[in-house]
Molecule: SAM riboswitch aptamer (S box leader)
Organism: Listeria welshimeri
Order: sequence, then structure tokens, then C1' cells
RNA sequence: UCUUAUCCAGAGUGGUGGAGGGAAAUGCCCUAUGAAACCCAGCAACCUAAACAAUAAGUGAUUAUGUGUUUAAGGUGCUAAGUCAUGCAGAACAACUAUUUGUUCUGAAAGAUGAGA
Repeated sequence: UCUUAUCCAGAGUGGUGGAGGGAAAUGCCCUAUGAAACCCAGCAACCUAAACAAUAAGUGAUUAUGUGUUUAAGGUGCUAAGUCAUGCAGAACAACUAUUUGUUCUGAAAGAUGAGA
């Protein structure tokens, strides 16, 4: 860089640390009642693994799987706010002198994480 799945759930009144942080733009927020980072703890179930089931093949032992449930051991990830909100396109509704504005919804873009190339 490309492909693909997910992104409205969940998780700390802990220790060290000492001023920033929420990707970027705009906005809006968090933060000395302690930011980032590190450690510990926790959450989750993407990949691996294990158990049980389902389905298919087989006379059978058994084998297989883009299947389901469970466990949470290994590899990641995550632990303010919906990916904090918006941007681009479309639809509905409302206001308006309007090629304008607002609200809601759908899709895209961008981004994050996993798996594969």
C1' cells in the first nucleotide's frame, strides 16, 4: 500500500509520573479534584488453542467445515464523551424572499482495531 470484518455494548476513587490530551481541520470538550507515558488491574472475544454441539462425507473407526455455544491459556486490541460532533452525496420534515438555514435518517469519505496479501 491492497483486500476483508467490526466500530451506539463493556472495562480503575490503584502505583510511578508531573503538563499536556481527545488522529488531522473546524468546533466542542477532558486535565494540578493530576494530562501524556510506564507498571499493575480490568474489559472484550479479532486470530491461535481447548471443550461441547451442528452440518457434510464414510459400512465403520474417523475425517472435514467462511457453522453455533462455552473457556479466557497464547498473540493483538481496548479501558471520558457514539469513531466526541461535523465536513461529501441523497431522502424526509420545518423555517425562509431564497440556488439559504436547521433537525432526523441512509450511504460514502477519512480514521481506528483485527485477520490476510